[in-house]
Context: one part of a larger RNA
RNA sequence: GAAUGACCUUUGGCGGCAUGGAUUAGGCAUGCAAGUCGAACGAGAGCGUAGCAAUACGUGAAAGUGGCGAAAGGGUGCGCCACGCGUGAGGAACCUGCCCCCGAGACCGGAACAAGCCUGGGAGACCGGGUCUGAAACCGGAUGACGCCCGUCACCGCAUGGUGGCGAGGCGAAAUAUUCAUAGCUCGGGGAGGGCCUCGCGUCCCAUUAGCUAGUUGGUGAGGUAACGGCCCACCAAGGCUGCGACGGGUAGGUGGUCUGAGAGGAUGGUCACCCACACUGGGACUGAGACACUGCCCAGACUCCUACGGGAGGCUGCAGUCGAGAAUCUUCCGCAAUGGGCGCAAGCCUGACGGAGCGAUGCCGCGUGAGGGAAGAAGGCCUUCGGGUUGUAAACCUCUGUCGAACGGGACGAAAUCAAAUGACGGUACCGUUCAAGAAAGCCACGGCUAACUACGUGCCAGCAGCCGCGGUAAUACGUAGGUGGCGAGCGUUAUUC
Numbered sequence: 001g002a003a004u005g006a007c008c009u010u011u012g013g014c015g016g017c018a019u020g021g022a023u024u025a026g027g028c029a030u031g032c033a034a035g036u037c038g039a040a041c042g043a044g045a046g047c048g049u050a051g052c053a054a055u056a057c058g059u060g061a062a063a064g065u066g067g068c069g070a071a072a073g074g075g076u077g078c079g080c081c082a083c084g085c086g087u088g089a090g091g092a093a094c095c096u097g098c099c100c101c102c103g104a105g106a107c108c109g110g111a112a113c114a115a116g117c118c119u120g121g122g123a124g125a126c127c128g129g130g131u132c133u134g135a136a137a138c139c140g141g142a143u144g145a146c147g148c149c150c151g152u153c154a155c156c157g158c159a160u161g162g163u164g165g166c167g168a169g170g171c172g173a174a175a176u177a178u179u180c181a182u183a184g185c186u187c188g189g190g191g192a193g194g195g196c197c198u199c200g201c202g203u204c205c206c207a208u209u210a211g212c213u214a215g216u217u218g219g220u221g222a223g224g225u226a227a228c229g230g231c232c233c234a235c236c237a238a239g240g241c242u243g244c245g246a247c248g249g250g251u252a253g254g255u256g257g258u259c260u261g262a263g264a265g266g267a268u269g270g271u272c273a274c275c276c277a278c279a280c281u282g283g284g285a286c287u288g289a290g291a292c293a294c295u296g297c298c299c300a301g302a303c304u305c306c307u308a309c310g311g312g313a314g315g316c317u318g319c320a321g322u323c324g325a326g327a328a329u330c331u332u333c334c335g336c337a338a339u340g341g342g343c344g345c346a347a348g349c350c351u352g353a354c355g356g357a358g359c360g361a362u363g364c365c366g367c368g369u370g371a372g373g374g375a376a377g378a379a380g381g382c383c384u385u386c387g388g389g390u391u392g393u394a395a396a397c398c399u400c401u402g403u404c405g406a407a408c409g410g411g412a413c414g415a416a417a418u419c420a421a422a423u424g425a426c427g428g429u430a431c432c433g434u435u436c437a438a439g440a441a442a443g444c445c446a447c448g449g450c451u452a453a454c455u456a457c458g459u460g461c462c463a464g465c466a467g468c469c470g471c472g473g474u475a476a477u478a479c480g481u482a483g484g485u486g487g488c489g490a491g492c493g494u495u496a497u498u499c
Base pairs, nucleotide, nucleotide: 001499002498003497004496006495008493010491013367014366015365016364017363018362019360020359026323027322028321030320031319032318035068036067037066040065041064046059047058048057049056050055075278076277077276084203085202086201087200088199089198090197091196094195095194096193099191100190101189102188103187104186105185107141108140109139110138116131117130118129119128120127121126146172147171148170149169150167151166152165153164154163155162156161176183177182178181204250205249206248211241212240213239216238217237218236219235220234221233223231253275254274255273256272257268258267259266260265280301281300282299283298284297303314304313305312306311331357333356334355335354339353340351341350342349343348370400371399372398373397380391381390382389383388405436406435407434408433409432410431414426443488444487445486446485447484448469449468450467454483455482456481457480458479464471465470
């Protein structure tokens, strides 16, 4: 000098765009943050119309079965020095719901269970018994272009092997709804996107860590997985790693990037994007295309809450908000109008993702606090050699302008998609016009040298200053105050940290 998610002192007019819990991954009141589908299913409170009523027709909430979603989106950086990440390869060892393309198909049956009704237990959370019922829920059988298994042949390759053909064989499907045109269902092939696994290289400090290792290293077999593999297990062998740093310890999420620097490099990883890890702590599996699952389940633990003492409930590292600790970090706001996501044929519903507004000079950028004229120069202040000098065109005063401000009037883009129609949270905002009006808007630090800017008084090695050198013991340009000057300016200066 540059920089910062900054803090602190002091001062503070406006706007745009960013940004804001860096410490206790400490504890959390309250509300909201994941639902949706009646074009899968039974049932149906209530309401409307007609009717005296019975009833008929229409509409249709809550709950339940079922489907899809809930593995995304959002948060945080505890852990992790690791194929975790980055980069480049490989999978002839793999999986893939929804979406796109192609081929083939959907036949015949069955038994239940919620809800409902009856009833029991419990303070409650909730649990039980009986009985009835539907489905695209569940189960059995059939069929098999096709796939898999087995056998065989051909071609090919990168070792295990791959691709294709044939075969009397064995195994494997399905679901319907309706307004009749669609949507869905099953099997197989391909694609897209996503995931999983393996490998080369790169990836902090300590040798005051030098030896480490028993599933350890390899083999055979079996199990397990979508899949290779000591991944797991039995048996067999005795291996494997290490000064090119094993093992141990410390610290740490990684990257694109960011800051600095002429560069090389050094430092760093907040916001945004990608990957990873985590979800009170530890462990576990279930469901599923996908989880070992933030607002699912089970067990254990700590903590908090309810209790009729028998037993139960909970998890803000989602958005707001609260307490605590701290130098320090915001609103318990508005809206689904846009973008995106889930469900749905759709209408639509949900969405603290997101779009916005609010708060904070936290940062960057822009604008203003007026402009022109105005004295050989008012007053006051300060200095003075008492002549004067300086503040200083500065002020007053005159003329003007209207950023900002105020009032009134007008008033958007963002919105055209889903048939049409309708549809804007922000917002009567931005912006435009008219009028009023210099009015409400300047401070902070420094002035011995480095370093730009000097005098007076006070003080007297005191009080104090200080980044370094150093100032102060009676004329201090270095302390304090004043005048003046210099620098920056809605900021300024200190502190901390990096280059």
Overview: This is a predicted structure of a 499-nucleotide part of an RNA (small-subunit ribosomal RNA, 5' domain) from an uncultured bacterium. The full RNA is in RNAcentral, with records from Greengenes. The prediction has a mean pLDDT of 85.